[in-house]
RNA sequence: AGAGUUUGAUCCUGGCUCAGAUUGAACGCUGGCGGCAUGCCUUACACAUGCAAGUCGAACGGUAACAGGUCUUCGGAUGCUGACGAGUGGCGAACGGGUGAGUAAUACAUCGGAACGUGCCCGAUCGUGGGGGAUAACGCAGCGAAAGCUGUGCUAAUACCGCAUACGAUCUACGGAUGAAAGCGGGGGAUCGCAAGACCUCGCGCGGACGGAGCGGCCGAUGGCAGAUUAGGUAGUUGGUGGGAUAAAAGCUUACCAAGCCGACGAUCUGUAGCUGGUCUGAGAGGACGACCAGCCACACUGGGACUGAGACACGGCCCAGACUCCUACGGGAGGCAGCAGUGGGGAAUUUUGGACAAUGGGCGAAAGCCUGAUCCAGCCAUGCCGCGUGCAGGAUGAAGGCCUUCGGGUUGUAAACUGCUUUUGUACGGAACGAAACGGUCCUCUCUAAUACAGGGGGCUAAUGACGGUACCGUAAGAAUAAGCACCGGCUAACUACGUGCCAGCAGCCGCGGUAAUACGUAGGGUGCGAGCGUUAAUCGGAAUUACUGGGCGUAAAGCGUGCGCAGGCGGUUAUGUAAGACAGAUGUGAAAUCCCCGGGCUCAACCUGGGACCUGCAUUUGUGACUGCAUCGCUAGAGUACGGUAGAGGGGGAUGGAAUUCCGCGUGUAGCAGUGAAAUGCGUAGAUAUGCGGAGGAACACCGAUGGCGAAGGCAAUCCCCUGGACCUGUACUGACGCUCAUGCACGAAAGCGUGGGGAGCAAACAGGAUUAGAUACCCUGGUAGUCCACGCCGUAAACGAUGAGUGCUAGGUGUCGGGGGUAUCGACCCCCUCGGUGCCACAGCUAACGCAAUAAGCACUCCGCCUGGGGAGUACGGUCGCAAGACUGAAACUCAAAGGAAUUGACGGGGGCCCGCACAAGCGGUGGAGUAUGUGGUUUAAUUCGACGCAACGCGAAGAACCUUACCAAGGCUUGACAUCCUGACAGCUAUAGAAAUAUAGACUUCUUAGUUUACUAAGACACAGAGACAGGUGGUGCAUGGUUGUCGUCAGCUCGUGUCGUGAGAUGUUGGGUUAAGUCCCGCAACGAGCGCAACCCCUACAGCUAGUUGCCAGCACAUAAAGGUGGGAACUCUAGCAGAACUGCCACCGUAAGGUGUGAGGAAGGUGGGGAUGACGUCAAGUCCUCAUGGCCUUUAUGACCAGGGCUACACACGUACUACAAUGGCAUAAACAAAGGGCAGCCACUUAGCGAUAAGGAGCCAAUCCCAUAAAGUCUGUCUCAGUCCGGAUUGGAGUCUGCAACUCGACUCCAUGAAGUUGGAUUCGCUAGUAAUCGCGCAUCAGCCAUGGCGCGGUGAAUACGUUCCCGGGCCUUGUACACACCGCCCGUCAAACCAUGGGAGCUGGGGGUGCCUGAAGUCUGCCACCGCAAGGAGCGGCCUAGGGUAAAACCAGUGACUGGGGUUAAGUCGUAACAAGGUAACC
Repeated sequence: AGAGUUUGAUCCUGGCUCAGAUUGAACGCUGGCGGCAUGCCUUACACAUGCAAGUCGAACGGUAACAGGUCUUCGGAUGCUGACGAGUGGCGAACGGGUGAGUAAUACAUCGGAACGUGCCCGAUCGUGGGGGAUAACGCAGCGAAAGCUGUGCUAAUACCGCAUACGAUCUACGGAUGAAAGCGGGGGAUCGCAAGACCUCGCGCGGACGGAGCGGCCGAUGGCAGAUUAGGUAGUUGGUGGGAUAAAAGCUUACCAAGCCGACGAUCUGUAGCUGGUCUGAGAGGACGACCAGCCACACUGGGACUGAGACACGGCCCAGACUCCUACGGGAGGCAGCAGUGGGGAAUUUUGGACAAUGGGCGAAAGCCUGAUCCAGCCAUGCCGCGUGCAGGAUGAAGGCCUUCGGGUUGUAAACUGCUUUUGUACGGAACGAAACGGUCCUCUCUAAUACAGGGGGCUAAUGACGGUACCGUAAGAAUAAGCACCGGCUAACUACGUGCCAGCAGCCGCGGUAAUACGUAGGGUGCGAGCGUUAAUCGGAAUUACUGGGCGUAAAGCGUGCGCAGGCGGUUAUGUAAGACAGAUGUGAAAUCCCCGGGCUCAACCUGGGACCUGCAUUUGUGACUGCAUCGCUAGAGUACGGUAGAGGGGGAUGGAAUUCCGCGUGUAGCAGUGAAAUGCGUAGAUAUGCGGAGGAACACCGAUGGCGAAGGCAAUCCCCUGGACCUGUACUGACGCUCAUGCACGAAAGCGUGGGGAGCAAACAGGAUUAGAUACCCUGGUAGUCCACGCCGUAAACGAUGAGUGCUAGGUGUCGGGGGUAUCGACCCCCUCGGUGCCACAGCUAACGCAAUAAGCACUCCGCCUGGGGAGUACGGUCGCAAGACUGAAACUCAAAGGAAUUGACGGGGGCCCGCACAAGCGGUGGAGUAUGUGGUUUAAUUCGACGCAACGCGAAGAACCUUACCAAGGCUUGACAUCCUGACAGCUAUAGAAAUAUAGACUUCUUAGUUUACUAAGACACAGAGACAGGUGGUGCAUGGUUGUCGUCAGCUCGUGUCGUGAGAUGUUGGGUUAAGUCCCGCAACGAGCGCAACCCCUACAGCUAGUUGCCAGCACAUAAAGGUGGGAACUCUAGCAGAACUGCCACCGUAAGGUGUGAGGAAGGUGGGGAUGACGUCAAGUCCUCAUGGCCUUUAUGACCAGGGCUACACACGUACUACAAUGGCAUAAACAAAGGGCAGCCACUUAGCGAUAAGGAGCCAAUCCCAUAAAGUCUGUCUCAGUCCGGAUUGGAGUCUGCAACUCGACUCCAUGAAGUUGGAUUCGCUAGUAAUCGCGCAUCAGCCAUGGCGCGGUGAAUACGUUCCCGGGCCUUGUACACACCGCCCGUCAAACCAUGGGAGCUGGGGGUGCCUGAAGUCUGCCACCGCAAGGAGCGGCCUAGGGUAAAACCAGUGACUGGGGUUAAGUCGUAACAAGGUAACC
């Protein structure tokens, strides 16, 4: 310090999430030791038991217990002593300890203040005289269960009460008056006394008054929570006077008087909360918190009250009321753990009913001492922080085992074993602290004194005292011995593999993983991190500049109020003087300690403890300064304003007037239509429309001018004239002298629609009606039509009220229009030109911006003020309030839910967007399909099986260039299991015959190998074929083409697809590749921030068309010769054809025209061929998870007496039906018959087969040639000639069926082809639709080949013969290319997406009501208690008892408000893979969208 997450990618906005630190924590797994800390955060819930505040005999009377003495009649007596229960009395109990309920100020923090109190303590001062009467304890008597109480009698005091004395005290009428005390202990020289003692002295105590310290009470200022959906609150309330009360000021209280006081700088009300030093976090500023420690406050079962006292309205005191618990003899009593332990309960959760007063501190005491759950220690808990350990060194065959593996190995891993060493911790034994020194005793000395007493100070010696604890620490011994886990490993984020699982189980902080190869689930191995801990959960801060003071924004992302005026508030020109509130500087006081920080010190270190310093950023007081702000005063004129002079204008209000048009009415002319639409219909019209002429009525709006024009604050404003009226601008003078800017609340204006009352109503037109459209059409279109639109008055108060841009001021390059003024130059004048002020537009620099864009009319640079924003949805909704007649407006949430929502720009894709261009795409033509029959493929159906695959184009005569068996993968049966096929090992050697069987196979029988090498004539070894055995393994046309390779289709032979460098852009990207031309072409040219290059195009390759050269058999034959019935048959020839090799030829090269060029045009020339000559091969980057695991290969998975392999039979050939592709036809451009012509390209030895014979024929029987330019298949057919048929279901058509045959083959039944005879179906040119083709093409005619025993071939692939028509053209359909535009699409329009309804779940509003709560108000009642009043009773009196009054806790009651919970039913909202209906939005979204 950042990171992940919106997108195909980008930049931005913006939320969500993570990494850090922390905790009084809890939970899960695990757990060796020590030190230091912490430990009921929840029920201020209820508490059993024990302890937590006593002490003093040196205040007192005394003597219950214990111990010791004395006396004794031995029974006992005696307070005599040490001491001491209970009691009187004193001090303490108001501290210490706990808790945080209440409290938003009677609190706290900081700083001040004046009108107070003060026990113990300190200083100084005066005094401490003399009397009195009681009472508890105790004795006696009595009541009660108890708690306790009563009567009577005795007694003491430092208990109580007077008298005296009286100061600097109090009161005062200033004369005076009032007010105290207590003694106790130690010692003692003189004097007195019978004694006690007096007396003296010391100490302690007591009283009066003064001062101090510390502590406490009171007052003020400032500061620190939330809500305005709480805006008014207050009646002792605010002030005054008199009285009272208090320690003290004060409405603290009371009577009277006045009517104030608080509040937008937030009163009141509601909710929440102890406050602070500080703690956590943070760079800081801040934010959150207030455990432990420390200061203050409040509370003590709940509420009220006073008493005592220096101090309390009192945690372990009292009284009353209430709730609860306990005891009870039922009459009545007792209690208060928020002290320490502990118990129950609650809860995720928090310890021992421990030890000691040794230390520190507190109470009492003269002291010893006693008391002290304060405190110091120990115990429990990994709750936190800190430290230590669980060994160290060597050790490779890199052991075994585990895991992975490409099977080679890798890893665990020097890790272990093993060897050597060490001993912290632990165990055992031994030693052993600091914390303890005071007080005390004794001796010496000083002071006081009469004193050696007492007391105090100093010094020496010295006894005793330790809970912790035999603990820390030290030493000795043995021995690696006693000691490692937890989380994570997809990215963020360090760390990866295997197996299992298969959108299941599960994970998850966010993004997200899991649907058969999961580094994300579970397990294992390995690794990473931390380590006696590790994770999770909860919580706070941080990151978050997502609340922005430091330090954000508002044109389009959330965000400028619709506009103006304007009070308060905020801000404010310039000179001078004064002041000193702000500000700045110095000083002083304070800011507790602890904490944090720095420097030291002590525990072996650290945590921890401790000394010093700094800090505490604050507040107050005081001194100074005078720049700046404020305040006061005198001025100034540049801001602002006023007057005078001009100018423009749909600025506003009122009145009057005008013409055009629509409609209606009247009259005339006139006749059958008009109107309307995509097309129609509804509608109007023969009762006379529309059209046309004239006249009239009425309402609304004002063509042209008219404009990026003008005016207005905005909304808005448009015929003309008149009246009234607001503002702006310009010029020059004069005047005022900061009068200014902005503006919460407030006030005013405010389109359209809407509302109220009254008018008006021509046109238009929600609602409504009808007609169309449509699947529907409550719409779009049409015909009508009412509110409304208009006027007057009054409401409403909202709009995408927009420049989506608040107002004001200043500053910051230019250029060019336009509107309204002014000036200059010039001119006779008008223009022109230049300058300037004010408006209104465009372009553009700097700058700004996420980009788009803005750019002197800023979204630039600055200042002032106001408004507003803080993820999306829920929601501008609910509730509450205000306004409104209503509609509704303004203000304005939460629960819940999502990880996005959004802005700008980019690349694509798409559009029922645009432009340009191409293609048998359309058009122009020719021929087909769709109708018939048949063939074939597919779907469906059927079946034991009808094997499988292919499904728009781009599946369907496709895989299949050949299903009778085989093929064959399918079905039903039969048989095999190392197997039909491969490799390895061992044994052993193939085969033949017979029987059974459908065969595979099974059983039986006899007989019996081969090759090579070595030595030798028979063995040995190896091998081949085949057999048997055992196991490794074979096998699979089983699954996954969505795990793959390879290969193929398609867009598409479309012209595209990219890269390097440079440049532009924050970036995705752009440029190049766009533009102007041209081309079949990203082909080429020109231009250009691009310059080049690659894959494609073209060319190079093959065939074909032409000639030349070479060669001349099997092909050829012109000339020469021979021969024949004829024939290149023969000699010969190499000319021609042809064959097959080489080189050539065509390049817009030439000409003309057009053009800058590229190029185009020409039935130009030449040429066999002319503009790519024709055809083929060749298929860019990519798309379709396109096809294929059944060609092949291959990863996982599955199977292994079967999903493998074998066999015979069946099936793939089924058949109500539907579709595709073909063939043959329907006839005369034809059928049939006769005659006689012309090809090319192929194939052939298990073959083609001449020729001969037989058969009507398919073929058969013979049989030559040919391994092919030689022989054969092999007659080409259409065409041509001649004849016939004459328009008919025919001499067309040939299906179907019967019969007879031929051939192939082991076998033609299911299920072959062919032949002959006979039969002779549908069909007379085919609806909507749809296909192919642009020239040697379509059409038509035959021929050949592959596969193949044969063939269901009418298929496929080739070959040649004959041989057309048409193309004006690009509007439309389809497909494609380029540019551009819109987009909410990116799985990319087969996209996205909206609403109702139906279902489930969740939270929430309303709701007849119901229940509970806190607070206020009125009335009634009213304990204890203070204060107060009083007659009867007691007392001499003081006074007491009793009774009354005020106030009041509590209780009751009444009406209303508020809050919370709940509620039949009901409203909308949200969420939820595959429900229903439509298609509203995104493209011109098919009616532009939106407010």